[in-house]
Predicted 3D model of an 84-nucleotide RNA (transfer RNA) from a Candidatus Saccharimonadota bacterium. The coordinates come from a structure-prediction model, not an experiment, and the mean pLDDT is 81.
RNA sequence: GGGCGAAUGGCGGAAUUGGUAGACGCGCUAGACUCAAAAUCUGGUGGUAGCAAUACCGUGUGGGUUCAAGUCCCACUUCGCCCA
Numbered sequence: 001g002g003g004c005g006a007a008u009g010g011c012g013g014a015a016u017u018g019g020u021a022g023a024c025g026c027g028c029u030a031g032a033c034u035c036a037a038a039a040u041c042u043g044g045u046g047g048u049a050g051c052a053a054u055a056c057c058g059u060g061u062g063g064g065u066u067c068a069a070g071u072c073c074c075a076c077u078u079c080g081c082c083c084a
Stems, first nucleotide, its partner, number of pairs: 001083007010026003019067001027045006046057004060076005
């Protein structure tokens, strides 16, 4: 220098191939159980604003296509693999 792949909550990891983003697990948190804890069970758990209802934002970064993009297109960044 060329080719291929990956990037999604605090962590791992899904998203039916363009139509409710974050299922499921871990962690955290509240409760139950216990003398107390561990284990187990149940609820909650992206961010910002708000008393709340709710609103807005959010898939590495910046653009594009579309009524609608994590998903398609372009450029870039980082990481991994291969070729030279």
About this RNA
Rfam family: tRNA. It is annotated as a transfer RNA. About the family: Transfer RNA (tRNA) molecules are approximately 80 nucleotides in length.